[in-house]
RNA sequence: GAAAUUGUUUUCUAGGGUUCCGCUCUUUGUAGGUCUGGUCCAAGAGAAAACACACGAAUCGAAAUUCGAUCCGUGACACGGAAGGAUAAAAGCCUGGGAGAU
Repeated sequence: GAAAUUGUUUUCUAGGGUUCCGCUCUUUGUAGGUCUGGUCCAAGAGAAAACACACGAAUCGAAAUUCGAUCCGUGACACGGAAGGAUAAAAGCCUGGGAGAU
C1' cells in the first nucleotide's frame, strides 16, 4: 500500500428508555423510570422462520450440450471505540461488517 460475496421481511430475546397504561407520592402534576411491569424501540458481530439471489447434486421435460420445472444441499467467519442522529426517550437502533485494531 492492497483485498475480503455477506439481501429483504416477520416473530422473539439480551438490552433500552418513558409517549400511553399501570404503580408511587400530603407539590395530584407540564410530577417521579434513582418504579417490578403491559404497550413501545431493539441486535452485522443473539435465536428461529419465510422469501429472493448465487453455486452445486439428483430427477423429469423440451431439445441439443443448452433451456425450463421440481426437489435437496451449501452461503463460512466476525475484535471494535469516541462522536453524532432519530423517535416521547434511550439503547447492542441508524451512521456502521464504518474509523481503528488484527

This is a predicted structure of a 102-nucleotide RNA (Guanidine-I riboswitch aptamer). The coordinates come from a structure-prediction model, not an experiment, and the mean pLDDT is 80.